[in-house]
About this RNA
Small-subunit ribosomal RNA, 5' domain from an uncultured bacterium, 525 nucleotides, folded computationally. The full RNA is in RNAcentral, with records from ENA, Greengenes and SILVA. The prediction has a mean pLDDT of 84.
Context: one part of a larger RNA
RNA sequence: GAUGAACGCUAGCGGCAGGCUUAACACAUGCAAGUCGAGGGGUAACAGAGAGUGCUUGCACUCUGCUGACGACCGGCGCACGGGUGAGUAACGCGUAUGCAACCUACCUUUUACAGGGGAAUAGCCCAGAGAAAUUUGGAUUAAUACCCCAUAUUAUCUUUUAUUCGCAUGAAUUAGAGAUGAAAGUUUCGACGGUAAAAGAUGGGCAUGCGUCCUAUUAGUUUGUUGGUAAGGUAAUGGCUUACCAAGACUUCGAUAGGUAGGGGCCCUGAGAGGGGGACCCCCCACACUGGUACUGAGACACGGACCAGACUCCUACGGGAGGCAGCAGUGAGGAAUAUUGGACAAUGGAGGAAACUCUGAUCCAGCCAUGCCGCGUGCAGGAUGAAUGCCCUAUGGGUUGUAAACUGCUUUUAUACAGGAAGAAACAUUUCCACGUGUGGGAACUUGACGGUACUGUAAGAAUAAGGAUCGGCUAACUCCGUGCCAGCAGCCGCGGUAAUACGGAGGAUCCAAGCGUUAUCC
Numbered sequence: 001g002a003u004g005a006a007c008g009c010u011a012g013c014g015g016c017a018g019g020c021u022u023a024a025c026a027c028a029u030g031c032a033a034g035u036c037g038a039g040g041g042g043u044a045a046c047a048g049a050g051a052g053u054g055c056u057u058g059c060a061c062u063c064u065g066c067u068g069a070c071g072a073c074c075g076g077c078g079c080a081c082g083g084g085u086g087a088g089u090a091a092c093g094c095g096u097a098u099g100c101a102a103c104c105u106a107c108c109u110u111u112u113a114c115a116g117g118g119g120a121a122u123a124g125c126c127c128a129g130a131g132a133a134a135u136u137u138g139g140a141u142u143a144a145u146a147c148c149c150c151a152u153a154u155u156a157u158c159u160u161u162u163a164u165u166c167g168c169a170u171g172a173a174u175u176a177g178a179g180a181u182g183a184a185a186g187u188u189u190c191g192a193c194g195g196u197a198a199a200a201g202a203u204g205g206g207c208a209u210g211c212g213u214c215c216u217a218u219u220a221g222u223u224u225g226u227u228g229g230u231a232a233g234g235u236a237a238u239g240g241c242u243u244a245c246c247a248a249g250a251c252u253u254c255g256a257u258a259g260g261u262a263g264g265g266g267c268c269c270u271g272a273g274a275g276g277g278g279g280a281c282c283c284c285c286c287a288c289a290c291u292g293g294u295a296c297u298g299a300g301a302c303a304c305g306g307a308c309c310a311g312a313c314u315c316c317u318a319c320g321g322g323a324g325g326c327a328g329c330a331g332u333g334a335g336g337a338a339u340a341u342u343g344g345a346c347a348a349u350g351g352a353g354g355a356a357a358c359u360c361u362g363a364u365c366c367a368g369c370c371a372u373g374c375c376g377c378g379u380g381c382a383g384g385a386u387g388a389a390u391g392c393c394c395u396a397u398g399g400g401u402u403g404u405a406a407a408c409u410g411c412u413u414u415u416a417u418a419c420a421g422g423a424a425g426a427a428a429c430a431u432u433u434c435c436a437c438g439u440g441u442g443g444g445a446a447c448u449u450g451a452c453g454g455u456a457c458u459g460u461a462a463g464a465a466u467a468a469g470g471a472u473c474g475g476c477u478a479a480c481u482c483c484g485u486g487c488c489a490g491c492a493g494c495c496g497c498g499g500u501a502a503u504a505c506g507g508a509g510g511a512u513c514c515a516a517g518c519g520u521u522a523u524c525c
Base pairs, nucleotide, nucleotide: 001524002523003522005521006520007519008518009517012377013376014375015374016373017372018370019369020335025333026332027331029330030329031328034077035076036075039074040073042070043069046068047067048066049064050063051062052061053060054059055058084288085287086286093213094212095211096210097209098208099207100206103205104204108201109200110199111198112197113196114195116150117149118148119147126139127138128137129136130135156181157180158179159178160177161176163174164173165172166171186193187192214260215259216258221251222250223249226248227247228246229245230244231243232242233241263285264284265283266282267278268277269276270275290311291310292309293308294307313324314323315322316321341367343366344365345364349363350361351360352359353358380411381410382409383408391401392400393399394398417461418460419459420458421457425452431446432445433444434443435442436441437440469514470513471512472511473510474495475494476493480509481508482507483506484505490497491496
C1' cells in the first nucleotide's frame, strides 16, 4: 500500500459499488418455462346471442359451440438459452497460433424447383371398471400441419462409364452420360403465414496439431488395447473409438510413472521495473446438478427444475405400494470470527411462443438490510481580553496553561424538519392517417404505455438550530507533566519498562495523529 474481511469503541447524510471465503451439509413453503384456437377434434369454466319453462314482469332454471374466448387432450416450436456452483480435472481442460482434401448446424438470409393421389389409426369425448393414493385397465367412436403408402425428381444418396485441370499422401474441382433410391401440409378474415428438395451464406459447434501451463526423486522405471499394421463395425466426422488377426512395440533423468495440490484465462494487488502474490465482483472457456451408471427424444443433451436402473437419505401409506432432489430467487436449520428481504414490476433491455394483440420471464430493472469499501458533504462563520471562572502545573502575596476557547455581538442555513411544485428514463409495437416506390417495405404525423415514485430535483419558512469520536504521547515515531503503585498490579511490534521521585503500569490535566470513522487481528507485496 491492499482486502468479498472479522473483532473492539464510536456514529449525521448522500452517491456508486459489494455482500456464505466455512458444510458440492440437509432442506419446510412460495415462485424461477412456457406459448400457439391463424394446425386439430372439441366445450369443463366465464361472457354474449338465440330458444324454451316457471312465474313474483325482471329475475331464476334448462337447452343450443351460434359467437367472443378457452380447462384438459392431440399437434408445432421452445424447454440444450438464460440463472447457479467450483466438487472433480495437471488435461488439447485452458491460453495462443494453425489445420480439417476427415465434419455437422433448428430458427435467419439469398437463389432454383416443387406441393398430384390415397389409406389405416390414436388421444380427447362416451360407457364399464381396479386402487388408500400415485396412477391405471377394457370396450365403442373421432380429427389434424400427428402417422403410413403410391406418383413425380436436380448440382441429393448409391452403383457405373467418360474426359479435363490441379494438388498436400489418402486425393480435390469440373465436364458429358446410364441405372436405382429418397419429398411435401395445410390454414385463410384473400392481406398473408406456413410445407418439401437442392445449392450458397451467416451463426453456433465438433475434431486434430505446434508452443505455454503448480509442488515432490524421502516417487525410477511404466504400459497389454498397451505401440503399430490389416480387415470390419461404429460416428456428423478422423482415430485402438471398439472387435478379430498379425507384429513387438510405445513412454522415460530434456523427469515417464506415482503421490500431493488446484477449475483455466482476460484481469486484480504490490512494485520504478524485473518480479512476487491472487483468480471475490464483471467478461470468455470448461466441468457439475443428492451419489454412480445408462441411453431415449431432438438440429443440438447423454439433459439443474426430463426418463430408466442401483445406492444413501427424507416423507406419505389403508402395509399391497408410492413420492422427492434449492450448487435458480427469497427463506430455514446446521457449521462458522463472518455475509442481506420468504419485497415490487415486466415500465426499460433481452429471451421463448405467437401473424399480431398478448402471455410467460426470481434473466433483468428497481426497492429493502449492512460504515463492508471508495468518493463527496456537514457538525457553523466573523468579531470578541478585565486573557473571566473552574480544572491542572510551578521556584506559590505571584505566574504559566486550558485559551479567542467560553460568555457576549453580528451573519449564514449546506444538512436535518415542515409545506408546495415535480421529472428524464418512452423509443416503439398496435390503431388511424399521409408520402415514396421495388406492393409490402421504408419514412412522416396523431394517439397509447413508468415498477422505481410523489423518488431525484426546485422553491418557501423558522432557527446555531439536528450532528465527534478513536488511537497514541521511552526510542524506532509526531506528541509531557503531576498523582497512585512499588519486580506487585500491569505494559509490550522490537529494544525493553516496573524492586519508593516510573515522560514506558493505572488515573488526571495537557499534547499529537487521523476523522464518521479510529484502532486491533488475519493474509499478500